Notes:
This is a predicted structure of a 483-nucleotide part of an RNA (small-subunit ribosomal RNA, 3' major domain) from uncultured labyrinthulid. Rfam family: Eukaryotic small subunit ribosomal RNA. Its family is annotated with ribosome and structural constituent of ribosome in the Gene Ontology. The coordinates come from a structure-prediction model, not an experiment, and the mean pLDDT is 81.
[in-house]
Context: one part of a larger RNA
RNA sequence: UGACGGAAGGGCACCACCAGGAGUGGAGCCUGCGGCUUAAUUUGACUCAACACGGGAAAACUUACCAGGUCCGGACAUAAGUAGGAUUGACAGAUUGAGAGCUCUUUCAUGAUUUUAUGGGUGGUGGUGCAUGGCCGUUCUUAGUUGGUGGAGUGAUUUGUCUGGUUAAUUCCGUUAACGAACGAGACCUCAACCUGCUAAAUAGCAAUGGGAUUUUUAAAUCUUGAGGCUUCUUAGAGGGACAUCUCGGGUAUACCGAGAGGAAGUUUGAGGCAAUAACAGGUCUGUGAUGCCCUUAGAUGUUCUGGGCCGCACGCGCGCUACAAUGACAGAAUCAAAUAGUUCCAUGAUCGAGAGGUCUUGGUAAUCUCAUAGUUUUUGUCGUGAUGGGGCUAGACCCUUGUAAUUCUUGGUCUCCAACGAGGAAUUCCUAGUAAACGCAAGUCAUUAACUUGCAUUGAUUACGUCCCUGCCCUUUGUACA
Numbered sequence: 001u002g003a004c005g006g007a008a009g010g011g012c013a014c015c016a017c018c019a020g021g022a023g024u025g026g027a028g029c030c031u032g033c034g035g036c037u038u039a040a041u042u043u044g045a046c047u048c049a050a051c052a053c054g055g056g057a058a059a060a061c062u063u064a065c066c067a068g069g070u071c072c073g074g075a076c077a078u079a080a081g082u083a084g085g086a087u088u089g090a091c092a093g094a095u096u097g098a099g100a101g102c103u104c105u106u107u108c109a110u111g112a113u114u115u116u117a118u119g120g121g122u123g124g125u126g127g128u129g130c131a132u133g134g135c136c137g138u139u140c141u142u143a144g145u146u147g148g149u150g151g152a153g154u155g156a157u158u159u160g161u162c163u164g165g166u167u168a169a170u171u172c173c174g175u176u177a178a179c180g181a182a183c184g185a186g187a188c189c190u191c192a193a194c195c196u197g198c199u200a201a202a203u204a205g206c207a208a209u210g211g212g213a214u215u216u217u218u219a220a221a222u223c224u225u226g227a228g229g230c231u232u233c234u235u236a237g238a239g240g241g242a243c244a245u246c247u248c249g250g251g252u253a254u255a256c257c258g259a260g261a262g263g264a265a266g267u268u269u270g271a272g273g274c275a276a277u278a279a280c281a282g283g284u285c286u287g288u289g290a291u292g293c294c295c296u297u298a299g300a301u302g303u304u305c306u307g308g309g310c311c312g313c314a315c316g317c318g319c320g321c322u323a324c325a326a327u328g329a330c331a332g333a334a335u336c337a338a339a340u341a342g343u344u345c346c347a348u349g350a351u352c353g354a355g356a357g358g359u360c361u362u363g364g365u366a367a368u369c370u371c372a373u374a375g376u377u378u379u380u381g382u383c384g385u386g387a388u389g390g391g392g393c394u395a396g397a398c399c400c401u402u403g404u405a406a407u408u409c410u411u412g413g414u415c416u417c418c419a420a421c422g423a424g425g426a427a428u429u430c431c432u433a434g435u436a437a438a439c440g441c442a443a444g445u446c447a448u449u450a451a452c453u454u455g456c457a458u459u460g461a462u463u464a465c466g467u468c469c470c471u472g473c474c475c476u477u478u479g480u481a482c483a
Base pairs, nucleotide, nucleotide: 001483002482003480004479005478007477008476009475010474011473012472013471016467017466020431021430022429023428024427027322028321029320031318032317033316034315035313036312043054044053065308066307067306068305069304071302076119077118078117079116080115086113088109089108090107092105093104094103123296124295126294127293128292132290134284135283136282137280138279139278144183145182146181148179149178150159151158152157162174164173165172188273189272190271191270192269194240195239198237199236200235201234204231205230206229210225211224212223213222214221215220243266245261246260247259248258249257250256324424328383329382330381331380332379333378334377341370342369345364346363347362349360350359351358352357390421395416396415397414398413399412437459438458440456441455442454443453444452
């Protein structure tokens, strides 16, 4: 100087608690991990910092595993062999999972591309992440880190980097043997909020006057038609806007804090991104034609083909979905999004079909067309506390779709079957406002497939607005036989 303390004192955090909300843990199912089993059930990762993670939803491929079969994609050099032929290919039959001339029988064709041996390459989802790069994660979401000159000390070192107040903050005020600086924090970047001010829009709309059609007694209402106008809404460029501005109170009348005003906005305006120093023998050689070394390299750990496996089930653990109903289920009716995506794609419309789906057309390279009527919601009716019309596991039959292929059931549809579950022990997770929760939609993966993930909106709360008691983190003081 650190590290540690069942030492003291401050400060901080819903990966801590308090007050609460939703749960998870119990059931059924989905999925990951272990174990067991297996020819193989490929493998990495195991406290936070492994376990719906490897963008890991594997029917073939993927694929690394298992049972088997081909091929050389063995550069180049040297030597041998060799035009009196180095080699290569093949019908049929046998053989084989196989219409692999793989091998054998049989002979034909080929013509220096090869073949044999040695050296040396090449390939490898083979090993080593405890040899590495790069990337990521974590310590660590906190406020921390460093040198120059000066001061102290023989020196390691220390001061600066602080008693105090304040802040989300080593943020500021101030104190001051320190002064003046750098990184980090902040500023910055992106998104969301405001603009009746500017620029505009036949890919967005608006209202008026015309034209046309329907209802109608003239008026008026609805639909349609782009001839002129406008930019409130929509879109998106340039800008503006908040700075705690003003007032009051507190406070060294400093930094700042509390209340009020105005305001679209007053928790750093909200949410993200970026993110220091020092580390870890954290993860990844299975992202890479990044890579050292080792192994293997033709009976291959290379590569490809066929089939199987990664899905196997006495069991244990984790993330989730569906529920246990009446604030509900079912059947009608009504009414509203945002953000995406689309040419081997998104599909409208018409038509056939109970449905899933089929057929024929047609729009869209997209603010133009489409997926696309969102669902929680509202309303009317049925049910009436019953394992019930709650729940929908399991199983049977039939139909369609994707794909070469659906059996170990890809998904979807119809009918039947109608399991556990009556709110979940000890334990434990997440969370402070458009948040939690509920509710759907889109995208990623995708030939087919979402109980996953990432986004998006809709409905929309209870309870704190605090504390250091538990769990941890930071700073100061202190002890130490630890490094």